RNA sequence: GGGUCUAUAGCUUAGUGGAAAAGCUGCUGGCUUUUAACCAGUAGACCGAGGUUCGAUUCCUCGUGGACUCA
Numbered sequence: 001g002g003g004u005c006u007a008u009a010g011c012u013u014a015g016u017g018g019a020a021a022a023g024c025u026g027c028u029g030g031c032u033u034u035u036a037a038c039c040a041g042u043a044g045a046c047c048g049a050g051g052u053u054c055g056a057u058u059c060c061u062c063g064u065g066g067a068c069u070c071a
Base pairs, nucleotide, nucleotide: 001070002069003068004067005066006065007064010024011023012022013021018054026042027041028040029039030038047063048062049061050060051059
């Protein structure tokens, strides 16, 4: 330098163009003599910029970061 893939919550992953989901973690409460476990509640995110569209996490382009690969 060329090619392929990838970016969603603190972490691990869902989400086929129409209300962003779950597990773990955090916080609050319940239970318990206390802790743990368990139960209930709560907080928290779409890599950036454009384009297409009535509508974009989703499709397209460019960029940035990462992984693999060829030279």
The RNA shown here (transfer RNA) has 71 nucleotides and comes from a Candidatus Pacearchaeota archaeon.
The sequence is in RNAcentral, with records from ENA.
Its Rfam family is "tRNA".
Model confidence (mean pLDDT): 81 of 100.
The source organism's lineage runs through Archaea, Nanobdellati and Candidatus Pacearchaeota.